Context: one part of a larger RNA
RNA sequence: GAGUAACGAUAAUGGGGGUGAAAAACCCCCACGCCGGAAGACCAAGGUUUCCUAUCCCAUGCUAAUCAGGGUAGGGUAAGUCGGCCCCUAAGGCGAGGCUGAAAAGCGUAGUCGAUGGGAAACAGGUUAAUAUUCCUGUACCGAUAUAUAUUGCGAUGGGGGGACGGAGAAGGCUAGGUAGGCCGGGUGUUGGUUAUCCCGGUGAAAGUGCGUAGGUUGGUUGCUUAGGAAAAUCCGGGCGACUAAGACUGAGACACGAGACGAGCACCUACGGGUGCGAAGCUAUUGAUGCCAUGCUUCCAGGAAAAGCCUCUAAGCUUCAGAUAUAUAUCGACCGUACCCGAAACCGACACAGGUGGUCAGGUAGAGAAUACUAAGGCGCUU
Numbered sequence: 001g002a003g004u005a006a007c008g009a010u011a012a013u014g015g016g017g018g019u020g021a022a023a024a025a026c027c028c029c030c031a032c033g034c035c036g037g038a039a040g041a042c043c044a045a046g047g048u049u050u051c052c053u054a055u056c057c058c059a060u061g062c063u064a065a066u067c068a069g070g071g072u073a074g075g076g077u078a079a080g081u082c083g084g085c086c087c088c089u090a091a092g093g094c095g096a097g098g099c100u101g102a103a104a105a106g107c108g109u110a111g112u113c114g115a116u117g118g119g120a121a122a123c124a125g126g127u128u129a130a131u132a133u134u135c136c137u138g139u140a141c142c143g144a145u146a147u148a149u150a151u152u153g154c155g156a157u158g159g160g161g162g163g164a165c166g167g168a169g170a171a172g173g174c175u176a177g178g179u180a181g182g183c184c185g186g187g188u189g190u191u192g193g194u195u196a197u198c199c200c201g202g203u204g205a206a207a208g209u210g211c212g213u214a215g216g217u218u219g220g221u222u223g224c225u226u227a228g229g230a231a232a233a234u235c236c237g238g239g240c241g242a243c244u245a246a247g248a249c250u251g252a253g254a255c256a257c258g259a260g261a262c263g264a265g266c267a268c269c270u271a272c273g274g275g276u277g278c279g280a281a282g283c284u285a286u287u288g289a290u291g292c293c294a295u296g297c298u299u300c301c302a303g304g305a306a307a308a309g310c311c312u313c314u315a316a317g318c319u320u321c322a323g324a325u326a327u328a329u330a331u332c333g334a335c336c337g338u339a340c341c342c343g344a345a346a347c348c349g350a351c352a353c354a355g356g357u358g359g360u361c362a363g364g365u366a367g368a369g370a371a372u373a374c375u376a377a378g379g380c381g382c383u384u
Stems, first nucleotide, its partner, number of pairs: 013031006032381004040361004046341002050339001051075006060068002080141002082337003086119003092113003098107003122139005142333011153318002158313004166300004172293003177287005182203006208257003215250004219244008228236002262282001265278005301304001347356002363375004
C1' cells in the first nucleotide's frame, strides 16, 4: 500500500419467544422466498466413525458462535432368505508333465484361479436417541440331515437335453400410478357473502398358498429298427409304420384365503419432547405407463459367451443292503459386511473448492415430452 481488495454463485429474508457473559447466523413458532427428472429419496464405488447423546469453545469454521462434519467422554451396525463367502465359468492370470532357451526365463496341455455374468429360499406391520427384508409380532419359503410310512432299479468326473443370450419394429393383454364420483370424519370464515351442487382430510394392504385366465411355444401317444453321440444306453439323433385331435409345457394379471393389523380423527395424561387408549369409511368408474406377460412375436444381417446348478440315459459297481421317489415330523443353516455421507462440506479435485462422479424411483396442472413454467411429498435460504 491499507483498515484497502476480499469474505467462493444475486434462492431472501423479516418478526416474536428461548438459551446464554454475549445472538443477524444456535433452538422453537409465525410469515416470506428457492429446488422439486432435484438442491427430494435409495444403492454401487470411494471414504472410514464423519452416525446418536452429553458436555466444551484454545485452535479448526474466510466474521461472531451458546452452533458444528471441531475438542472430550459414553453409546450405536443383530440376517438360513439382502450382499459376500460357496458352486460355475468369460476376458485374462498362473501352470504338474512338455516345448524352446547358454542362462535368466518365454510359451503352453491337463488343471487351477478369476465377475463386471449364470446358480436355493421373506414378506407386511411395529419398534430405537442412533439398526432393521437383520430385533419383535404375524404369516411364509428353501436346502441339508435324521426318523417313520408307502412305492421302487439305483448308480458318473461319461453321453444327451437344458441353461442359452443380437439389432430394429409393431400390435395386444395387464398392472403400478393418476383422476373423478360415492362413502366416512372434521369445518362454517376477525372483510360484503359462504348449511351450499361448499371447503379440508381419509378411502391403503405384502410375500406365500390355491385356482390356471389374456396370451406364447410345440401336434401327441406308441411299435420296430439304427454305420451317429470315442464304451454302453430304455436317453438324444436318423429311418419305417400304427393310432389319434387335442395333449403337454409355459404364462402376466384377476379372484379367494393370508387379514390379526393399519387407519382420518377423538379422549386422557404430559417433564410440552411426547406417551397411552379407543377407532369411521376402507367402494365404483375412468385413464394408464418407458413396468410385467416378453429371454414372447415379426423382421434384418454384421448372425449376436461359457460352464455349473437342473432333467434324463446308461458304464463300472451294488442289488432283502445301499440308493431313489412321495408324504409327514424333528433338528440344523456357520463365517464376513450391515452405523453414516453418496450429483456431496463426509468421494476425486492441496480448501467446508461455482468442477467431476455409475445405477434405481419419477406425484399434480399446462404440454408431444424425462423440454419448460408453477407446484406436492421432502429438502433448503448456499457461514459475514
Predicted 3D model of a 384-nucleotide part of an RNA (large-subunit ribosomal RNA, domain III) from uncultured Idiomarina sp.
The RNAcentral record of the full RNA draws on MGnify.
It matches the Rfam family "Bacterial large subunit ribosomal RNA".